[in-house]
């Protein structure tokens, strides 16, 4: 420095001001957030990947687990440079579900879960 392999620990943020109303952190104007890896150079919209909803099998102590499946969200344009759909400017867009005195990216909940992966230490083959 590799090959493999256990075990620990981290692993996701955000409604601040007004407006109308009997009521809205849900509506209206404005504010705010941005999981993991990869890349000719830092990415929320580019390529995959978790998560989440949904279908479809299975199991079930009937609470729910676990496995598969997909057109399952969104960007131009302009500048620097060898190299950016990733950096600077501009201007725009998007964000599961169930819940709620009122319609939710930002509140409560499943969740003191789950997880892409990170980073530590040990054993091993070379």
């Nucleotide at each position: 420095g590799c090959u493999u392999u256990g075990c620990u620990u981290c692993g996701g943020g955000g409604c601040a001001g007004g407006g109308u109303g009997a009521a809205u952190a849900u509506c209206c104007c404005u504010a705010c957030c941005g999981g993991c890896a990869g890349u000719a150079a830092c990415a929320g919209u580019c390529u995959g990947c978790g998560a989440g909803c949904a279908g479809c099998g299975g199991c079930u102590u009937c609470g729910g687990c676990c496995g598969c499946u997909u057109c399952c969200g969104a960007a131009u344009c302009g500048g620097u440079g060898g190299a950016a759909u990733c950096c600077c400017g501009a201007u725009a867009c998007c964000g599961a579900c169930g819940g709620u005195a009122a319609g939710a990216g930002u509140c409560c909940g499943g969740a003191u879960g789950a997880g892409a992966g990170a980073a530590g230490c040990g054993g091993u083959a070379c």
Source information: This is a predicted structure of a 126-nucleotide RNA (FMN riboswitch aptamer (RFN element)). The sequence was found by an Rfam model in a public genome assembly. Its mean pLDDT, the model's own confidence on a scale to 100, is 84. It matches the Rfam family "FMN riboswitch aptamer (RFN element)". Rfam describes the family as follows. The RFN element is a highly conserved domain that is found frequently in the 5'-untranslated regions of prokaryotic mRNAs that encode for flavin mononucleotide (FMN) biosynthesis and transport proteins.